[in-house]
Molecule: RNase P RNA; transfer RNA
Organism: Gammaproteobacteria bacterium
């Protein structure tokens, strides 16, 4: 100097003018004034996990759904941290739905001889019969048998390489590698490693059914509670006391005795829930880390047809041009007007979108000393 | 705000243990007719909304995303 990896942060600033809105105070009696607060890292998707509320309790079984290496963190998780194993990269690092097809069942199109209790198309080897031919152990064709080494098909072909062995071959024998079983050692564990034994049994697919282990009762702030207002407490259909309902898909248990759907009627106003919380910030301690503990300090949106905005100026940012040839620039002019997006009960995560910029740590390559 | 459902040819829809996608109408060509319609014969037309993953192979299974549609107030 170039190329890259990881982590964190900002995402316009200031001033003036005009507005919107919550709290408090004052005037006033339906409006005005003052003061103070007023979007995000994702407020988003609603994909997970909780808090909270109601369903009598949230009880048992079946069904269903989800998760899936090990240990830890946490209110909880499918999240996070650390480790193991596998894959990618020269490397910093990154990625992984990563239990089980020796419980059972299913599927593997086309091609290919054969796609799962293996199989003989070509080839190779042996034997027999026939024909041709020769100096000759040769050639062609047929039948019977052996063979998975070689060819060819496929995503995938019943361990791989080498030596021996054989008519040709073959774990048939041996060495190494892979695989399996048993035992030892290290580790909480996943797992790693060592030794002995086994001649290879176990093709792939579980984001196929399924099996194993663990988790899950249902609904959601339009939950739910209270106040106020208004009406025709109406009609039809269906179910039925071995039943129906209590928001579960079914059964049991518990409670209640009518219930469901449609049509028709009325009100579509207010208050609470609802802003102090698994809160933010700073320091110290423990832990590799996620995180936890202690102390100090602070109060930080709360709307409901739904506020948090607009304009101007300066600076900053970016585009283009000019001047200066300046140690990585500096000065001037010009144009642009800013990315994704916007709270709606609240938190912890994940995922997705994001113009431009800043900081820290690390790796590789080239050159110079 | 909360909860569900659907995207396949120009339109309306099929497509199940994953094996290479069809039907009807419409379009085009030819026949029939003096000509048109109807009828008959034939043809073309698909990133299966988009991206990624699992698999030998995805409309189908999984994840993310985009678009569209529907339901949910209270009283008696």
């Nucleotide at each position: 100097g170039g190329a890259g990896c990881c982590g964190g942060c900002c995402g316009g600033a200031c001033a003036g003018c005009c507005g919107c809105u919550g709290g408090c105070c004052c005037g006033a009696u339906u409006u005005g004034g003052g003061u103070u607060g007023g979007a995000g890292g994702a407020a988003a998707g609603u994909c997970c996990g909780g808090a909270c509320u109601c369903c009598g309790c949230a009880g048992g079984g079946c069904a269903g759904a989800g998760u899936g290496c090990c240990a830890g963190g946490u209110a909880a998780u499918g999240c996070c941290u650390g480790g193991g194993c596998g894959g990618c990269g020269u490397g910093a690092g990154c990625c992984g739905a990563c239990g089980g097809c020796c419980a059972g069942u299913g599927c593997c199109a086309c091609a290919g001889a054969a796609a799962a209790u293996a199989u003989a198309c070509c080839g190779c080897c042996c034997g027999c019969a026939g024909c041709c031919g020769u100096a000759g152990u040769g050639g062609c064709c047929g039948c019977g048998g052996g063979u998975a080494a070689g060819g060819g098909u496929g995503a995938a072909a019943u361990g791989g390489u080498g030596c021996g062995g054989u008519a040709a071959g073959a774990g048939c024998g041996c060495a190494c590698c892979g695989c399996g079983u048993u035992g030892g050692u290290g580790g909480c564990a996943a797992c790693a490693u060592c030794a002995a034994c086994g001649g290879c049994a176990c093709g792939g697919u579980a984001a196929a059914c399924c099996c194993c282990a663990c988790u899950c009762g249902g609904a959601g702030c339009a939950a739910g509670a209270c106040c106020a207002a208004a009406u025709a407490g109406g009609a039809a259909u269906c179910c039925a006391u071995g039943g129906g309902c209590g928001u579960g898909g079914c059964c049991c248990g518990c409670g209640c005795c009518g219930g469901a759907u449609u049509c028709g009627g009325g009100u579509a106003g207010g208050u609470c829930g609802c802003a102090c919380g698994a809160g933010a910030c700073g320091c110290g301690c423990g832990g590799u880390g996620a995180c936890g503990c202690g102390c100090g300090c602070c109060c930080c949106a709360g709307a409901u047809g739904a506020a948090u905005g607009g304009c101007u100026g300066u600076c900053a940012c970016g585009u283009u041009c000019c001047g200066u040839a300046a140690c990585u620039g500096c000065g001037g002019a010009u144009c642009g007007a800013u990315a994704c997006a916007g709270a709606a009960u609240c938190c912890g995560g994940c995922u997705u979108a994001u113009a431009g910029g800043c900081c820290g740590g690390c790796u590789c390559c080239a050159c110079u000393c | 705000g909360c909860c569900g459902g659907a995207g396949u040819a120009g339109c309306u829809c099929a497509g199940u243990c994953g094996g290479u996608a069809g039907a009807g109408c419409a379009a085009c060509u030819g026949a029939u007719u003096c000509g048109u319609a109807a009828u008959c014969a034939g043809u073309a037309g698909g990133u299966c909304g988009g991206a990624g993953g699992u698999u030998c192979g995805a409309u189908u299974c999984c994840u993310c995303u985009c678009u569209c549609c529907g339901g949910c107030a209270c009283c008696a």